[in-house]
RNA sequence: GUGAAAGCUGCGGGAGAGUUUCGAUUCUUCUUAUUCACUAGCUAGAAAGCGAACGCCGAAGGAGCAACCACCCCGGAAACUCUCAGGCAAACGGACCGCAGUUUGAUG
Repeated sequence: GUGAAAGCUGCGGGAGAGUUUCGAUUCUUCUUAUUCACUAGCUAGAAAGCGAACGCCGAAGGAGCAACCACCCCGGAAACUCUCAGGCAAACGGACCGCAGUUUGAUG
């Protein structure tokens, strides 16, 4: 000087699956109580939030099988399978991919 590969940071891309049911609560609304207000009941509705049930998804993480790699021993190993965890509007997150910076650095 070149530099495989890896870590970190930033930016960009990045899939799937519930407009389900019930309950509580809150809010709005209709109406009644002499009724303007308060309060209570009643009618209808809303709340991607809370609790429960059922259904569903795979690409954080985790587990399982295994081609294959390595092999003296110890091992490594998928986007496949499971669905413990996570998720099922958007946002966030997100395996993985690309670019930039930075650190380490095989090898020549």